[in-house]
RNA sequence: GGGCUGGUGGUCUAGGGGUUAUGACGCUGCCUUUACAAGGCAGAGGUCGGCGGUUCAAAUCCGCCUCAGCCCA
Numbered sequence: 001g002g003g004c005u006g007g008u009g010g011u012c013u014a015g016g017g018g019u020u021a022u023g024a025c026g027c028u029g030c031c032u033u034u035a036c037a038a039g040g041c042a043g044a045g046g047u048c049g050g051c052g053g054u055u056c057a058a059a060u061c062c063g064c065c066u067c068a069g070c071c072c073a
Base pairs, nucleotide, nucleotide: 001072002071003070004069005068006067007066010025011024012023018056027043028042029041030040031039049065050064051063052062053061
């Protein structure tokens, strides 16, 4: 330099055009315990890597850029 795959709460992850973006772990509060852990209930936390484009509507489709991984040279 070229090809392919991916970037979504703190971490991992689902969602591949249609109106509150999913779940698990973690975090906070309450219940339970003498206390801790486990368990139960509730809550906070995302402008979906960046910029443009298409569309009535984009996390999703297209272009460029950027980052990571794999392969080729």
Molecule: transfer RNA
Organism: Candidatus Aenigmatarchaeota archaeon